[in-house]
Context: one part of a larger RNA
Molecule: large-subunit ribosomal RNA, domain IV
Organism: marine metagenome
RNA sequence: AUCAUCCUCAGGGAAUUCGGCAAAAUGGUCCUGUGACUUCGGUUGAAGGGAUCCCAGCUAUUGUGAUUUUUAUUGUGAUUGCUGGGCUAAGAUAUUGGAUCGGCCCGACUGUUUAACAAAAACGUAGCCGGCUGCAAGAUAGGAAUGUUUAGUAUAGCCGGUGACUUCUGCCCAGUGCUAGUAUCUGAAAGCGGUUUUCAAGCUGCCUAAGGACUGGUAAACGGCGGGGGUAACUAUGACCCUCUUAAGGUAGCGAAAUACCUUGGCCAUUAAAUGUGGUCGUGCAUGAAUGGAGUAACGAGGCUGAUACUGUCCCUAGGAUGAACCUCA
Numbered sequence: 001a002u003c004a005u006c007c008u009c010a011g012g013g014a015a016u017u018c019g020g021c022a023a024a025a026u027g028g029u030c031c032u033g034u035g036a037c038u039u040c041g042g043u044u045g046a047a048g049g050g051a052u053c054c055c056a057g058c059u060a061u062u063g064u065g066a067u068u069u070u071u072a073u074u075g076u077g078a079u080u081g082c083u084g085g086g087c088u089a090a091g092a093u094a095u096u097g098g099a100u101c102g103g104c105c106c107g108a109c110u111g112u113u114u115a116a117c118a119a120a121a122a123c124g125u126a127g128c129c130g131g132c133u134g135c136a137a138g139a140u141a142g143g144a145a146u147g148u149u150u151a152g153u154a155u156a157g158c159c160g161g162u163g164a165c166u167u168c169u170g171c172c173c174a175g176u177g178c179u180a181g182u183a184u185c186u187g188a189a190a191g192c193g194g195u196u197u198u199c200a201a202g203c204u205g206c207c208u209a210a211g212g213a214c215u216g217g218u219a220a221a222c223g224g225c226g227g228g229g230g231u232a233a234c235u236a237u238g239a240c241c242c243u244c245u246u247a248a249g250g251u252a253g254c255g256a257a258a259u260a261c262c263u264u265g266g267c268c269a270u271u272a273a274a275u276g277u278g279g280u281c282g283u284g285c286a287u288g289a290a291u292g293g294a295g296u297a298a299c300g301a302g303g304c305u306g307a308u309a310c311u312g313u314c315c316c317u318a319g320g321a322u323g324a325a326c327c328u329c330a
Stems, first nucleotide, its partner, number of pairs: 002324007011315002015313001020310001028052005037042001039164001053086006060079008087091001099308007106300002111123002127162007138149004165295004170225003175222002177218005184213003191206005226244005253287001254284001265281006
C1' cells in the first nucleotide's frame, strides 16, 4: 500500500447515482401556533416559533410538624408564576430520542402471504349482488350404514362474483350455459306382440324415462357491444341525410393511461437544459361500467415525481482510531 469497523474535513451542497443508496440532519418535555382537504372523526406532533442549567428572594396552591387559650409565630416537603444574580461554545449538554412539506398512480382501512432471492398494486376484509335450500332441506365425505354443516332453521346454511364510502352501473338472449314449459317428433333395456306347422336363435312391430328437437325466460350468467358515402353562404367540421349489415352496434364516464403501436403525440407548467412528472386535448393500434366505470378523506417498510433542511454521494481527495493481513522471531 490493501481489507473490515468507526471518527473528522476548507469551499461548494446531489453537480453523484437507475434512484439521495449510504451517511448527515430532525429528535425529549412545556408554552405558542397551525394551511389545503375532509366521511367533521381526522389531517395534527401539520408546518413554524420560543423556553429548558445553577443560586437567592418574593407570590400563589397544597402535604405534614412544633409552639400557642384564641389570634398568631416558626420549621420541613411538593407544585405554579415573577424578579434579581451566576457560569459555559453549548443547560432535553451524556445514553436515549420524529427529518419535513407538495403533486400523482394503485389498493379503502387494521390484517395475510411465497419458512431459506418476491410483503406487493397479490390474498383477505366489512359492504353490495346473484344462485340453491321449508329441514328426512340444500351442500358435503362415503360403496353403504352413517357423519359434517347443526343439537343450526331463510335476520339461517351452502355456492359464486364484486370489494369501505360517494356517485352510478347503459344496449344485446343470435352463440354457449342455466332455467321453466311442452300438443307433436325423436328416444334404450325391459315388457307385450308378429314371423317359419311347433321350439330355439334371428328378423320385425308396439309402448316408453331422462335427454334432445320445439316454445319462453335469464347478462351483478360465460360473453358481445360495425362499415361505406354525401351534406351548413370562406375554409374546416358535420347537428342532418342515404346505404350495407348485426343479437346489439360502446351509453355515462375516463382517456398517450400500471391500457397508446405510431410516440420523446400536440399545448401548458416545472428545469439553464426534462424519453421524467403534473395539467389539458382526443379517431381510444387495442378504455368503459360488480370480468365493475368514475371520484375519494384516512391509511401504506407499495410505485413515480418536485421542494426545504442536511450532508465526503460527488467536485477531490485527505487525515486519524481499532482490528485483520503483511513482515520478523519463536